[in-house]
RNA sequence: CUUAUCAAGAGUGACGGAGGGAACAGGCCCGAAGAAGUCCGGCAACCUGCUGCAAGCAGUAAGGUGCCAAAUCCUGCGGUGAAGCCGAGAGAUGAG
Numbered sequence: 001c002u003u004a005u006c007a008a009g010a011g012u013g014a015c016g017g018a019g020g021g022a023a024c025a026g027g028c029c030c031g032a033a034g035a036a037g038u039c040c041g042g043c044a045a046c047c048u049g050c051u052g053c054a055a056g057c058a059g060u061a062a063g064g065u066g067c068c069a070a071a072u073c074c075u076g077c078g079g080u081g082a083a084g085c086c087g088a089g090a091g092a093u094g095a096g
Stems, first nucleotide, its partner, number of pairs: 001096006011040001013039003019030003024076004041068003046064003049060004072090001077087004
């Protein structure tokens, strides 16, 4: 850069010890009944593998990623007077 997806799902665990929700701003939240991080566990099924199938596709969950509060927590730009909705931008993840 291209492309697909982003309202589903996932812990009464161990260590840890004060932060966390991407960045900026504004909100709103989570956190000593234990944040980040590490391990274990789990979820999912993008890629590989395996099974069925003529194929599409379906299944499986061994391998590679990813993910496990709240819509990507919400708003920021455009459309409508607002709410709401739609789209864009930015971001995240997979594959190339």